RNA sequence: GGGGAUUUAGCUCAGUUGGCUAGAGCGUACGAUUCACAUUCGUAAGGUCACAGGUUCGACCCCUGUAAUCCCCA
Numbered sequence: 001g002g003g004g005a006u007u008u009a010g011c012u013c014a015g016u017u018g019g020c021u022a023g024a025g026c027g028u029a030c031g032a033u034u035c036a037c038a039u040u041c042g043u044a045a046g047g048u049c050a051c052a053g054g055u056u057c058g059a060c061c062c063c064u065g066u067a068a069u070c071c072c073c074a
Stems, first nucleotide, its partner, number of pairs: 001073007010026004019057001028044005050066005
């Protein structure tokens, strides 16, 4: 220099060939249970869907550019 993959909650990851309020597990906080702890159960908080622009009535999803990480080729 060329090509490809990935980027979504604190962590690990789903999601959709565009549709109404974006989810799970773990973790965290609170509550119940216990003499207490653990376990278990319940509730809650937590997100600019990497960033910017475009298309569209409508974008996590499509298009373009940028960034970061990883892989392959040279």
This is a predicted structure of a 74-nucleotide RNA (transfer RNA) from an uncultured Candidatus Saccharibacteria bacterium. Rfam family: tRNA. By type it is a transfer RNA.